[in-house]
RNA sequence: CGCCGAGUCCGCGACCCUCGCGGAGCCGGGGACCCACCUCUCCCCGGGGUGAAUCGGCGCGCGUCUCCCGGCGUGCGCCGUAGGGCCAACUUCCAGGCCCGAACCCGUCAGCUAACCCGGUAGGCGGCAUGGAAGAAGGA
Numbered sequence: 001c002g003c004c005g006a007g008u009c010c011g012c013g014a015c016c017c018u019c020g021c022g023g024a025g026c027c028g029g030g031g032a033c034c035c036a037c038c039u040c041u042c043c044c045c046g047g048g049g050u051g052a053a054u055c056g057g058c059g060c061g062c063g064u065c066u067c068c069c070g071g072c073g074u075g076c077g078c079c080g081u082a083g084g085g086c087c088a089a090c091u092u093c094c095a096g097g098c099c100c101g102a103a104c105c106c107g108u109c110a111g112c113u114a115a116c117c118c119g120g121u122a123g124g125c126g127g128c129a130u131g132g133a134a135g136a137a138g139g140a
Base pairs, nucleotide, nucleotide: 001126002125003124004123008024009023010022011021012020013019014018025121026120027119028118029117030116035111046109047106048105049104050103055080056079057078058077059076060075061074062073063072064071065070083100084099085098086097087096090135091134092133093132094131095130
């Protein structure tokens, strides 16, 4: 200097380099009317939220059911995938390329939701740049 992200700015106080408090901005959750959902039986399964991070297939291990075949659940690994990000002034689109596709929280409770209430404002990364079209901006 730049990138992902809501995660930024200002003030004050400690303090000596990181914390605390307050304000603004930003983000998220809870929460009425209206609206949405709404049937019977059996079996299985708790459900929800932040986030792009969801859903499959295969292999191995474990648990459980079964006479067997095998089924179900779960952990790890691999391959894909919904989706997300980047390729250097800004926005959109097209072509090409690369990367991610995690983790955590609530605790049996949550549709939407005015008033109202609550919480967050972290963390991480990069080192000279792919091409084209339109717009916008700037210049003469």